Predicted 3D model of a 74-nucleotide RNA (transfer RNA) from Bacteroidetes bacterium QH_2_67_10.
Its Rfam family is "tRNA". It is annotated as a transfer RNA.
RNAcentral holds the sequence, with entries from ENA.

RNA sequence: GGGCGAUUAGCUCAGUGGCCGAGAGCGCUUGCCUUACAAGCAAGAUGUCGGUGGUUCGAAUCCACCAUCGCCCA
Numbered sequence: 001g002g003g004c005g006a007u008u009a010g011c012u013c014a015g016u017g018g019c020c021g022a023g024a025g026c027g028c029u030u031g032c033c034u035u036a037c038a039a040g041c042a043a044g045a046u047g048u049c050g051g052u053g054g055u056u057c058g059a060a061u062c063c064a065c066c067a068u069c070g071c072c073c074a
Stems, first nucleotide, its partner, number of pairs: 001073007010026004018057001028044005050066005
């Protein structure tokens, strides 16, 4: 330098155009339980969906560029 893939909550990931005003598990906070801790149960908080543009009536989702990471080729 070229090709491919990935980027969504603190972590691991799902969601591939409208029922999403964005979810799951783990983690975190509070309460119950316990002498206490763990486990269990209940409730709660946390996201400008990497960035900027574009397409569309409508974008986390499609397209372009940029950034970062990974793999392959040279």